[in-house]
């Protein structure tokens, strides 16, 4: 320098045009003599940034930024 994958809540993660799942963690609760486990139920302003397309973008097209890998 050049190519090639990635970037979704504190953390991991799924979805790739129709308006965003799960886990883990955090809060009540249940039970328990106290916990712990286990079960319920709640919790977050979550789609890197800008920009095109389009009725509609986290998703598709370009440019940046990041991180992570080939190649010279």
């Nucleotide at each position: 320098g050049g190519c090639c994958a990635c970037g979704u809540a504190g953390c991991c993660a799924a979805g790739c045009a129709g308006u965003a799942a799960g886990g883990c963690g955090g809060g009540a609760g249940u039970c328990u003599g106290c916990a712990a486990a286990a079960c319920u139920c709640c919790u977050a302003u979550a789609c890197g940034c800008g920009g095109g397309u389009g009725c509609a973008a986290u998703u598709c097209c370009c440019g940046c930024c990041g991180u992570g890998g080939c190649c010279u």
A computed fold for a 72-nucleotide RNA from a Patescibacteria group bacterium, annotated as transfer RNA. The source organism's lineage runs through Bacteria and Bacteria candidate phyla. Its Rfam family is "tRNA". Its family is annotated with triplet codon-amino acid adaptor activity in the Gene Ontology.